[in-house]
RNA sequence: UGGGUUGUAGCCAAGCGGCAAGGCAACAGGUUUUGAUCCUGUCGUGCGAAGGUUCGAAUCCUUCCAACCUAA
Repeated sequence: UGGGUUGUAGCCAAGCGGCAAGGCAACAGGUUUUGAUCCUGUCGUGCGAAGGUUCGAAUCCUUCCAACCUAA
C1' cells in the first nucleotide's frame, strides 16, 4: 500500500428499513443467623464519527477513525 472482517450499555451479544431482544454485572426487596445460592422487581445520555438516500436508517450508499486477518 491492496483485499477482507469487525465496531450495539461496565462485559458478552441478537438485530438484515418501521418500539434497540437476551445473558452477566449493578441497584432495591424477599428468603437466610450471616454470606453464597435461589426468587421478584428496577436500571442505563448504548448502535465508532461525519455526511447522503428515504416518510422513516443500527440496518442501504460515501468518506473517515479504531482493532484484527491476509498478500506483497
Transfer RNA from a Puniceicoccales bacterium, 72 nucleotides, folded computationally.
It matches the Rfam family "tRNA". It is annotated as a transfer RNA.
The sequence was found in a public genome assembly.